[in-house]
The RNA shown here (Fluoride riboswitch aptamer (crcB RNA motif)) has 66 nucleotides and comes from a Nitrososphaerota archaeon.
Rfam family: Fluoride riboswitch aptamer (crcB RNA motif). The literature on the family includes a 2012 paper in Science by Baker et al., "Widespread genetic switches and toxicity resistance proteins for fluoride".
It was read from a public genome assembly, where an Rfam model found it.
Taxonomically the source falls in Nitrososphaerota (Archaea, Thermoproteati).
Parts: sequence; structure tokens; C1' cells
RNA sequence: GGACGGCUAGGAGAUGGAGCUCUCCUCCAACCGCCUUUAAACGAGGCUGAUAGCUCCUACCCUGUA
Repeated sequence: GGACGGCUAGGAGAUGGAGCUCUCCUCCAACCGCCUUUAAACGAGGCUGAUAGCUCCUACCCUGUA
């Protein structure tokens, strides 16, 4: 210096918060949505979802009642 293993801890999973579960990463990392146009990129235009999954709350949207 490198590799592997253990312990402890932290972070991430396309828009907010919380609990539980799962997965990934160890800071040169995990992660940073999709479609059309373009050789590609940039640019331009369009679309879905507040979850990685489940539940609840909040925001937004649609319908109905008062």
C1' cells in the first nucleotide's frame, strides 16, 4: 500500500413528513423518471408518480354530497 473478514456508524432508492420492511453504497460511491425530434448531444415539445414497497399525514388532481 492492497485484498478479505468482523464490529460500529452514516448515506442513497426522479417532488414533503413519519413508522415498518427490502435493496444498494462507504464519499472517485449508491442515487439523479419517461417519450418525441437529432447520427449523437444540446435545444425544443409532451407525459406519469408525493412510496423502492406497505400504512398514515400533508400538498395537488377528479367525482359526489352539504

Its mean pLDDT, the model's own confidence on a scale to 100, is 78.